[in-house]
Model confidence (mean pLDDT): 82 of 100. Predicted 3D model of a 266-nucleotide part of an RNA (large-subunit ribosomal RNA, domain VI) from a Parcubacteria group bacterium.

Context: one part of a larger RNA
RNA sequence: CGUUGUUGCUUGAAGGAAGUCUUUUCUAGUACGAGAGGACCGAAAAGAACGAACCUCUGGUGUACGAGCUGUUCCGCCAGGAGCACUGCUCGGUAGCUACGUUCGGAAGGGAUAACCGCUGAAAGCAUAUAAGCGGGAAGCCCCUCCUAAGAUAAGGCAACAGGUCUGAUUUAUCAGACCAUGAUUUCCUGGAAGAUGACCAGGUUGAUAGGUUUCAGGUGUAAGCCCAGUGAUGGGUUUAGCCGAGAAAUACUAAUAAAUCAAAA
Numbered sequence: 001c002g003u004u005g006u007u008g009c010u011u012g013a014a015g016g017a018a019g020u021c022u023u024u025u026c027u028a029g030u031a032c033g034a035g036a037g038g039a040c041c042g043a044a045a046a047g048a049a050c051g052a053a054c055c056u057c058u059g060g061u062g063u064a065c066g067a068g069c070u071g072u073u074c075c076g077c078c079a080g081g082a083g084c085a086c087u088g089c090u091c092g093g094u095a096g097c098u099a100c101g102u103u104c105g106g107a108a109g110g111g112a113u114a115a116c117c118g119c120u121g122a123a124a125g126c127a128u129a130u131a132a133g134c135g136g137g138a139a140g141c142c143c144c145u146c147c148u149a150a151g152a153u154a155a156g157g158c159a160a161c162a163g164g165u166c167u168g169a170u171u172u173a174u175c176a177g178a179c180c181a182u183g184a185u186u187u188c189c190u191g192g193a194a195g196a197u198g199a200c201c202a203g204g205u206u207g208a209u210a211g212g213u214u215u216c217a218g219g220u221g222u223a224a225g226c227c228c229a230g231u232g233a234u235g236g237g238u239u240u241a242g243c244c245g246a247g248a249a250a251u252a253c254u255a256a257u258a259a260a261u262c263a264a265a266a
Base pairs, nucleotide, nucleotide: 001151005161006160007159008158009157010156014148015147016146017145020048021047022046023045024044025043026042032037050105051104052103053102054101058099059098060097061096065092066091067090068089069088070085071084072083073082074081075080109143110142111141116136117135118134119133163180164179165178166177167176168175169174170173182263183262184261186260187259188204189203190202191201192200209255210254211253212251213250214249215248216247218244219243220242225238226237227236228235229234
């Protein structure tokens, strides 16, 4: 820009993905075979690699979380802290992201076939799967499964909405103008399991969108101060405390103010 306005839900032309394999058990030590050995068909189970999704479990990471430890500087000193030392070092670890973790997938089925195997059957009184005709037959082909998908310019389908008043013109239900109502998305703003930016999604006071606050989950592991015991290092009590990034719920305390744009053709 087009698709004949807006919103929502869709069909599927076409394209893409997937398609794997092994072992064990039963049938059955059966058929077969002198024996050694050892099936077809059918049924079940376990796995390998690959792929997708996810984070409940097991782990990893987690430089804005908690604790411990060393040196040094500073907060006048003690105590308690802060800065620096690779995140100073070490031990754990929420959310998120992840695999080594969890769940799931290949299937089943239909059609036409390849090699190959057949039925009927002449040319050629026989024979012959072929000449007419009719079957079986593969991890392969086409469907079926999943994903994208109407710029599929042949641009598809369905549903809802597309209002009202006045004036003028006339073909009498249309056109033109003005006004009112209502709606929509964008700009703008609050944000996001969305994201380089656009885009997408959730919201903008008729509000839980983010922050804050409260409660909870979860992490760390029992804060500081005070008291007690001990000469003291230290230990005990208050105290399963204190603190806490991303988590859950609730709550308008703060910020989403104000404004702008479009609403059509026939």
Lineage of the source: Bacteria > Bacteria candidate phyla. It matches the Rfam family "Bacterial large subunit ribosomal RNA".